[in-house]
RNA sequence: UCCCGGGUAGCUCAAUCGGUAGAGCAGGCGGCUGUUAACCGCAAGGUUGGAGGUUCGAGUCCUCCCCCGGGAG
Repeated sequence: UCCCGGGUAGCUCAAUCGGUAGAGCAGGCGGCUGUUAACCGCAAGGUUGGAGGUUCGAGUCCUCCCCCGGGAG
């Protein structure tokens, strides 16, 4: 320098052909229990790496940039 994959909640990851951004765990509150743990329930938590573009509508498509991993030279 070039090619490929990835970046979404605190963490690990989903999200069909572009059409309401979700789950598990952690943390919070509550239930249960003599207490803790386990278990059960509830609520909260998001500039979807950044900036533009296309579109009625973008996590998803296009361009540039940043970061991580792999490959080629």
Transfer RNA from a Planctomycetota bacterium, 73 nucleotides, folded computationally. The RNAcentral record of the sequence draws on ENA. Rfam family: tRNA. The family's RNA type in Rfam is transfer RNA. Rfam links the family to the GO term triplet codon-amino acid adaptor activity. The organism belongs to Planctomycetota, within Bacteria.